[in-house]
Model confidence (mean pLDDT): 81 of 100.
Predicted 3D model of a 72-nucleotide RNA (transfer RNA) from a Patescibacteria group bacterium.
Rfam family: tRNA. The family's RNA type in Rfam is transfer RNA. Its family is annotated with triplet codon-amino acid adaptor activity in the Gene Ontology.
Lineage of the source: Bacteria > Bacteria candidate phyla.
The RNAcentral record of the sequence draws on ENA.
RNA sequence: GUGGCUGUAGCGCAACGGUAGCGCACCUGGUUGUGGUCCAGGCGGUUGCGGGUUCGAUUCCCGUCGGCCACC
Numbered sequence: 001g002u003g004g005c006u007g008u009a010g011c012g013c014a015a016c017g018g019u020a021g022c023g024c025a026c027c028u029g030g031u032u033g034u035g036g037u038c039c040a041g042g043c044g045g046u047u048g049c050g051g052g053u054u055c056g057a058u059u060c061c062c063g064u065c066g067g068c069c070a071c072c
Base pairs, nucleotide, nucleotide: 001071002070003069004068005067006066007065010024011023012022013021018055026042027041028040029039030038048064049063050062051061052060
């Protein structure tokens, strides 16, 4: 340089074009002599960035940046 995959919560991951969710973590309460486990509840997102298409984009298209793989 060329091609492909990938980027979503602190971490790991979901999401037929139609309100962005799950687990862990974190916070509060219950349980416990304390902690952990367990139970109940809660907080957490400019979906890498910039445009385009669409009534509507995490999803489709273009560009760009980072990571991974292959080829040269």